[in-house]
RNA sequence: GGGUAGGUGGCGGAAUUGGUAUACGCGCAUGGCUUAGAACCAUGUCCCGCGAGGGUUGCGAGUUCAAGUCUCGCCCUACCCA
Numbered sequence: 001g002g003g004u005a006g007g008u009g010g011c012g013g014a015a016u017u018g019g020u021a022u023a024c025g026c027g028c029a030u031g032g033c034u035u036a037g038a039a040c041c042a043u044g045u046c047c048c049g050c051g052a053g054g055g056u057u058g059c060g061a062g063u064u065c066a067a068g069u070c071u072c073g074c075c076c077u078a079c080c081c082a
Base pairs, nucleotide, nucleotide: 001081002080003079004078005077006076007075010026011025012024019065027045028044029043030042031041032040046055047054048053058074059073060072061071062070
């Protein structure tokens, strides 16, 4: 240099055909249970806002009524070729 796959909350990881972004798990917080702790159970847990609401899928643009998903450019990671 060329090719392929990928980048989503604090972490892992879904969203299958373009149609509720963050399901599920881990972690964390609070409470329960316990003499105390572990385990277990309940609730909460992306950001801004008192709220209504708004924003957010590596960055920027495009297509579309509608984009995490499709297209283009760039950045980064892994692997393959040279």

Record summary:
Transfer RNA from Candidatus Zambryskibacteria bacterium RIFCSPHIGHO2_01_FULL_43_25, 82 nucleotides, folded computationally. It matches the Rfam family "tRNA". It is annotated as a transfer RNA. Taxonomically the source falls in Candidatus Zambryskiibacteriota (Bacteria, Bacteria candidate phyla). Its mean pLDDT, the model's own confidence on a scale to 100, is 80.